[in-house]
C1' cells in the first nucleotide's frame, strides 16, 4: 500500500428495520445474620464518530477513527 472482519453498560455477549436496547458477571443500596460470605430484593450504567436512505436505523449505504487478520 491492497483486501477482509469487528466496534453496543466496567467486562463478556444478545437484539439484523417497528424503539421502554436485554442478559450474565461486576458496582451501589436494602433485608437477613452476632459478623462475614452465599442466596434474596431493588437501583444505576451502553449503540466508535460524521453524514445519507427510510414514516422509523443498533441493524442498510458512504467517509473517518480505533482494533484485528491476510497479501505484498
Nucleotide at each position: 500500500g491492497c483486501c477482509g472482519c469487528u466496534g453496543u453498560a466496567g467486562u463478556u455477549c444478545a437484539a439484523u428495520g417497528g424503539a421502554u436496547a436485554g442478559a450474565a458477571c461486576g458496582a451501589g443500596g436494602g433485608a437477613c445474620u452476632c459478623c462475614u460470605a452465599a442466596g434474596c430484593c431493588c437501583u444505576a450504567g451502553a449503540u466508535g464518530u460524521a453524514g445519507g436512505u427510510u414514516c422509523g436505523a443498533u441493524u442498510c449505504c458512504u467517509g473517518c477513527c480505533a482494533g484485528u487478520g491476510g497479501c505484498a
Molecule: transfer RNA
Organism: uncultured bacterium